The RNA shown here (transfer RNA) has 73 nucleotides and comes from a Candidatus Kerfeldbacteria bacterium. The RNAcentral record of the sequence draws on ENA.
RNA sequence: UAGGCUAUAGCUCAGUUGGUAGAGCGUUCCCUUGCCAAGGGAAAGGUCAUCGGUUCGAAUCCGGUUAGCUUAC
Numbered sequence: 001u002a003g004g005c006u007a008u009a010g011c012u013c014a015g016u017u018g019g020u021a022g023a024g025c026g027u028u029c030c031c032u033u034g035c036c037a038a039g040g041g042a043a044a045g046g047u048c049a050u051c052g053g054u055u056c057g058a059a060u061c062c063g064g065u066u067a068g069c070u071u072a073c
Base pairs, nucleotide, nucleotide: 001072002071003070004069005068006067007066010025011024012023013022019056027043028042029041030040031039049065050064051063052062053061
C1' cells in the first nucleotide's frame, strides 16, 4: 500500500429474504428457607462502532470513516 473478515445489553453471542431488537450468564427486587446455596417469578439495562445515502420503512442494502484480526507485497 492492496484484499478479506469483524463491530448488536456489563460479558459471550443470535438476529434466515428490509417490517416494533433477542438468548444465556451477570445485576436489582420479590417468593421459597431459621441462614446460605439451589429453585421459581419480575424488572432494569441498547443512538445495533460512526457519518451519510437508498426506501413508506434499515442492525440488515450502498458509500465514506474509525478500531481490531488476517492475507499478500
Rfam family: tRNA. Rfam links the family to the GO term triplet codon-amino acid adaptor activity.